Predicted 3D model of a 72-nucleotide RNA (transfer RNA) from a Candidatus Zhuqueibacterota bacterium.
[in-house]
């Protein structure tokens, strides 16, 4: 330089046009002699930026950053 693939919650990752989810962790309560495990609640995210389409974008288009990752 060229072409791919990821960016969503602390972490790991689902969701691929039409309310943003799970598990881990974290809080809080039950349990328990304590602790952990287990259970049942809870908060936590302007979905990488930036623009575009579109009644509506986390989802489709460009750009542009950051990471892997091929090729030359």
């Nucleotide at each position: 330089g060229c072409c791919g693939g990821c960016a969503u919650a602390a972490c790991u990752c689902a969701g691929c046009g039409g309310u943003a989810g799970a598990g881990u962790a974290c809080c809080c309560g039950c349990c328990u002699u304590g602790u952990a495990a287990g259970c049942g609640g809870g908060a936590a995210g302007u979905c990488g930026a930036g623009g575009g389409u579109u009644c509506a974008a986390a989802u489709c288009c460009c750009u542009c950053u950051g990471c892997c990752g091929g090729c030359u």
Rfam family: tRNA. About the family: Transfer RNA (tRNA) molecules are approximately 80 nucleotides in length.
Its mean pLDDT, the model's own confidence on a scale to 100, is 85.
RNAcentral records the identical sequence in 2 taxa.